[in-house]
RNA sequence: UGCCGGGUGGUGAAGUGGUAUCACGUCGCCCUUUGGAGGCGAAGUCUGGGGUUCGAAUCCCUGCCCGGCAG
Numbered sequence: 001u002g003c004c005g006g007g008u009g010g011u012g013a014a015g016u017g018g019u020a021u022c023a024c025g026u027c028g029c030c031c032u033u034u035g036g037a038g039g040c041g042a043a044g045u046c047u048g049g050g051g052u053u054c055g056a057a058u059c060c061c062u063g064c065c066c067g068g069c070a071g
Base pairs, nucleotide, nucleotide: 001070002069003068004067005066006065007064010024011023012022013021018054026042027041028040029039030038047063048062049061050060051059
């Protein structure tokens, strides 16, 4: 320098145009002799910018970061 893949709550992942989902964690309540077990509930997320579209995590362009391959 070129090519390819990736970036989603605190962590790990799913989601290929139409309500962002799950697990663990955190917080609250219940249960219980106790809770670190069990049940119920809540908060918390799409890497930045621009474009297409009625509508974008998703498609397009351009940055940033990480990994791989080539030179």